[in-house]
RNA sequence: GCGGAUGGCCAGGCAGCCGCACCCCCCACGGGUGAGGAAAGUCCGGACUCCACAGUGUAAGGGCGGCGGGUAACGCCCGCCUGGGGUAACCCAAGGGAAAGCGCCACAGAGAAUAGACCGCCCCAGCCGGGUCACCGGCACAUCGGGGCAAGGGUGAAACGGUGGGGUGAGAGCCCACCGCGCCGUUGGUAACAGCGGCGGCAUGGCAAGCCCCGCCCGGAGCAAAACCGAAUAGGGAUCGCGUGGGCGCAAGCCCGGGGCGGCACUGGCCCCAGCAGGUCCGGGUAGGUUGCAAGAGCCCGCGGGCGACCGCGGACCCAGAUGAAUGGCUGCCCAAGGGGGAGACCCUGGGACAGAAUCCGGCUUAUAGGCUAUCCGCGACA
RNA sequence: GGGCCACUAGCUCAGGCGGUUAGAGCGCGGUCCUGAUAAGACCGAGGUCUGUGGUUCGAGUCCACAGUGGCCCACCA
Numbered sequence: 001g002c003g004g005a006u007g008g009c010c011a012g013g014c015a016g017c018c019g020c021a022c023c024c025c026c027c028a029c030g031g032g033u034g035a036g037g038a039a040a041g042u043c044c045g046g047a048c049u050c051c052a053c054a055g056u057g058u059a060a061g062g063g064c065g066g067c068g069g070g071u072a073a074c075g076c077c078c079g080c081c082u083g084g085g086g087u088a089a090c091c092c093a094a095g096g097g098a099a100a101g102c103g104c105c106a107c108a109g110a111g112a113a114u115a116g117a118c119c120g121c122c123c124c125a126g127c128c129g130g131g132u133c134a135c136c137g138g139c140a141c142a143u144c145g146g147g148g149c150a151a152g153g154g155u156g157a158a159a160c161g162g163u164g165g166g167g168u169g170a171g172a173g174c175c176c177a178c179c180g181c182g183c184c185g186u187u188g189g190u191a192a193c194a195g196c197g198g199c200g201g202c203a204u205g206g207c208a209a210g211c212c213c214c215g216c217c218c219g220g221a222g223c224a225a226a227a228c229c230g231a232a233u234a235g236g237g238a239u240c241g242c243g244u245g246g247g248c249g250c251a252a253g254c255c256c257g258g259g260g261c262g263g264c265a266c267u268g269g270c271c272c273c274a275g276c277a278g279g280u281c282c283g284g285g286u287a288g289g290u291u292g293c294a295a296g297a298g299c300c301c302g303c304g305g306g307c308g309a310c311c312g313c314g315g316a317c318c319c320a321g322a323u324g325a326a327u328g329g330c331u332g333c334c335c336a337a338g339g340g341g342g343a344g345a346c347c348c349u350g351g352g353a354c355a356g357a358a359u360c361c362g363g364c365u366u367a368u369a370g371g372c373u374a375u376c377c378g379c380g381a382c383a
Numbered sequence: 384g385g386g387c388c389a390c391u392a393g394c395u396c397a398g399g400c401g402g403u404u405a406g407a408g409c410g411c412g413g414u415c416c417u418g419a420u421a422a423g424a425c426c427g428a429g430g431u432c433u434g435u436g437g438u439u440c441g442a443g444u445c446c447a448c449a450g451u452g453g454c455c456c457a458c459c460a
Base pairs, nucleotide, nucleotide: 001379002378003377004376005375006374007373008372009371010370012334013333014332015331016330017329018328020034021033022032023031024030036354040365041364043363044362045361046360047359048222049221050220051219053268054267055266056265057264058263061218062217063216064215065214066080067079068078069077070076081095082093083092084091085090096213097212101211102210103207104206105205118153119152120149121148122147123146124145126139127138128137129136130135161179162178163177164176165175166174181200182199183198184197185196186195187194188193226291227290228289229288236282237281238280239279240278241276245256246255247254248253257273258272259271260270261269284459285458286457298317300315301314302313303312304311305310338349339348340347341346384456385455386454387453388452389451390450393409394408395407396406402440411427412426413425414424415423433449434448435447436446437445
């Protein structure tokens, strides 16, 4: 200098004038604050609220899936292991089980999991004539006869371990060496796992983002949740469901009994008893106001611990709360990408991407102009 | 703001447990029939299965993310 990899930050600033919303102040004057890194998708986890609703267990349904940590928690984050990609820095991963069971592997191919012979490779007898024998010739014959092989080739995404050697009639883990696989021991590591040594039969494909099995986890809804006030109407109509049953009491009421309370069961507790707690349907009225509503698993700075995610301690700060929905407009200066001019100094222009809070946090994913910065890898050159 | 659903031919819809052929009706074109139409009969064309990636030998179908469209969510007796 070029190429590549990984991470972090910024997303205009200051001032004035006018215009908004909220908060402070009895009011006024005045003062303070005012949209993002994703506010987005609504994919996860919670906080919070309600279902009177808790505890234990369980069915269905759903989620996660190497190990160890972080966190309020998670499907997130960090570190490591294993496998794959890359020269490398690094990147990717739906990472338990195929001997618990069921299912699938089309077409091609001989054969696709109790497999199999298409092309191939190897072995095998007989009859007649001549000849002392060896042997020679002819017929038959490797054909449509009998037997052996699965090494080689072909088909396919994948062919019942791989490479090399020995052996064989030709071959085959048939035998041997190494690899691979299984078992045992040992060393290191919290563990996943890795190394070393020994023994072994040389043995049994894939798909679980097919159903499923194993281990762990999970009530349901959601701020339009809920709580309160006010107003109006039709305290309207129909229907479901269990019991008017008993005892005491003048009565109120009490006991038994019956029904109900996230799917189910048990325990506890609660609600109701024909003037009913509730459920469903038809119809009617109001579409008003307040709370929820922002002080938080909070941001920032410093110190310490940790490889890291993060944790602990100390200090300082208050940073939107609207509801046809505020956060805007103008001016000046500074600054920045880009564009134009210029030899240069510099001059002119110039906020340009994706995009607007609506209960709030921690993540993931998606969209994105431009700029700054840190570390690492490879190649080349110079000193 | 929160929650639920859908996407296949010009239109309306099927598509099973993944098997290598993607279908039906209407519509469109042609032929036959008719004096001429309609109806009817026969034949035919028409498909990036919303998009991208992943699993698998193979995806319309299984999984993840994105795009487009639709529906629901106030209170009272």